[in-house]
Context: one part of a larger RNA
């Protein structure tokens, strides 16, 4: 003397930009946080308005709503319980592997069949739901053809190789696909008008190569503390033959064989997510790991699978335990370590706000629907930084406190008083960038059999939570805006009175027992300044 996600204590005028439960990974009320697609697919209200004597018809409207089915839900976001390990940094490996959307290349989209949810109509059950008959659809399933190129065994050729094997080429056997939606033509064919088959144009579908993204694995090094932890180890070590994996190993199993680790700290035990980095220091170092951005765990607590391109899944499924609610007592239901809030721990950490207008993310063909991601406002002087609380002049050195040797000194140019200026703030009035765009017209170009469609290019329309906010101008007035701690040496700053080893202070030496510059008040003063001190940590 820096520093802090701090905390207390007196105090408090304003703006930017950041931060904000370090403790109980304690336990939640309410609300929201992942939906979306009718251009996959079949159902289908209701209310309202009209007409009718009615029954009922139309529109509402093929709308709302559920259902089947397809992407998403594996990201985003939170949290650091756990882990001293290939967890994480670095660099290398896969000749031991997968990657859904995306891009490019190349080949295809053909014939069929049964269902089933939703709806009907009934049983059960308080409720959570269940459960039996019936109809129906499909880009839901499921058979069958077709195989460029793929998958398997097998031959041969040829190139590499860690010598295990990969890799190309190539003959025959074998296997293994698919599904449409929409929108637009009529040149063939059918009806003869526009459709239908068909042809197109895009959008999806099937297989296959390639890329890209992502991911799973294996290895070399690096990075805690204790030896008052010295021996450890039985799928333990290893081979063989299998199982399983996307793929490699004892990953798991059967057999065999006795290994494998260890003072170069095995093993145990203790702490502990690591990283990019923060602090600190000249520097080596030391200490930490908030916000932010990478990677890993975890999601009430322990297993476990299922779906899937990907999870052993916060807001999915089962089991079993703990707690809590509901219950007709038989039975259900829940999981804020998401965003706000609440009890609770604590010295101590916000608002049950606006909004998707922007940036990204699902879904969609698109408007657009969704997003407590993220934009943004609200509280905190919690951190940094700017700024102001006035600026000149103004000695009868004014009253008043103080101290006094009673002369006088100091507060002090301070104030009054005079002349100015208006920053913030408070008032009035004007007002943004942050928005480009998509979708929609319009013009042109290109593509095409086409004025479909798509593409590109111009031009015009629409879209702001912040927010009447910054900001800018206007008028008015020194107006509304200073305090903390300190004064014995360390350390810059002194008297007076009280007190009398008492009250007290104290970082450390050490003051206080009758003239205390150390305790208390007083006026001075000295630092610092919307702060200032004190704790508390690290360096």
């Nucleotide at each position: 003397g820096a520093a802090c996600g701090a905390a207390c204590g007196c105090u408090g005028g304003c703006g930017g930009c950041g931060u904000g439960c370090c403790u109980a990974a304690c336990a939640c009320a309410u609300g929201c946080a992942a939906g979306u697609c009718g251009a996959g697919c079949g159902c289908g209200a209701a209310u309202a308005g009209g007409g009718g004597c009615a029954a009922c018809c139309c529109u509402u409207a093929g709308u709302a709503g559920a259902g089947c089915g397809g992407c998403g839900c594996a990201c985003g976001g939170g949290u650091g319980c756990g882990u001293a390990a290939c967890a994480c940094g670095u660099g290398g490996a896969u000749a031991a592997u997968c990657u859904g959307c995306c891009u490019g290349g190349a080949u295809g989209c053909u014939c069929g069949g049964g269902a089933u949810a939703a709806c009907c109509a009934g049983u059960c059950g308080a409720a959570a739901g269940a459960u039996u008959g019936g109809c129906u659809a499909a880009u839901a399933c499921c058979g069958g053809a077709u195989a460029a190129g793929c998958c398997c065994a097998c031959g041969g050729u040829u190139u590499c190789u860690u010598c295990g094997g990969a890799g190309a080429c190539u003959g025959a056997g074998g296997g293994a696909a698919a599904a449409g939606g929409u929108g637009g033509c009529c040149u063939c064919u059918g009806u003869a008008u526009a459709c239908a088959a068909g042809c197109u144009a895009u959008c999806a579908c099937a297989a296959c190569c390639a890329g890209a993204u992502g991911a799973g694995u294996c290895c070399g090094c690096g990075g805690c503390c204790c030896a008052u932890c010295a021996g450890c180890u039985a799928g333990u070590u290893g081979g063989c033959g299998g199982g399983g994996u996307a793929a490699u190993g004892g990953c798991c199993c059967a057999c065999c064989a006795a290994g494998g680790c260890g003072a170069c700290g095995a093993c145990g035990g203790g702490u502990a997510g690591c990283u990019g980095g923060u602090c600190u220091g000249a520097g080596a170092g030391g200490a930490c790991g908030a916000u932010c951005a990478g990677c890993c765990a975890c999601a009430c607590u322990g297993g476990a699978a299922c779906u899937g391109a990907g999870a052993c899944a916060c807001g999915g499924u089962c089991c079993a335990g703990a707690c809590u609610c509901c219950u007709a007592c038989g039975g259900g239901a829940g999981g804020c370590a998401g965003c706000a809030g609440u009890g609770g721990g604590g010295a101590a950490u916000u608002u049950u706000g606006c909004g998707c207008a922007a940036u990204g993310g699902g879904c969609g063909a698109a408007a657009g629907c969704c997003u407590g991601a993220c934009g943004c406002a609200g509280c905190a002087a919690c951190g940094c930084c700017g700024c102001g609380u006035g600026u000149g002049u103004g000695a009868u050195g004014a009253a008043g406190g103080u101290c006094u040797u009673u002369g006088g000194a100091u507060u002090g140019u301070a104030a009054a008083g005079c002349a100015c200026u208006u920053u913030c703030g408070a008032c009035c009035g004007a007002g943004a960038a942050g928005a480009a765009a998509a979708c929609c017209c319009g013009u042109u170009g290109g593509c095409u059999a086409a004025c479909a469609u798509c593409c590109a290019a111009c031009g015009g329309c629409u879209u702001g939570a912040c927010g009447g906010u910054a900001u800018c101008g206007g008028g008015a007035g020194a107006a509304g805006a200073a305090g903390c701690a300190c004064c014995g040496g360390c350390u810059a700053a002194c008297u007076c009175u009280g007190u009398g080893c008492c009250a007290g202070c104290a970082g450390c030496c050490g003051c206080g027992g009758u003239a205390a510059u150390a305790c208390a008040g007083a006026g001075g003063g000295u630092g610092c300044a919307a702060g200032c001190g004190u704790u508390g940590u690290u360096c």
Notes: The prediction has a mean pLDDT of 84. Predicted 3D model of a 539-nucleotide part of an RNA (small-subunit ribosomal RNA, 5' domain) from Comamonas sp. KCTC 72670. It was read from a public genome assembly. Taxonomically the source falls in Comamonas (Bacteria, Pseudomonadota, Betaproteobacteria, Burkholderiales).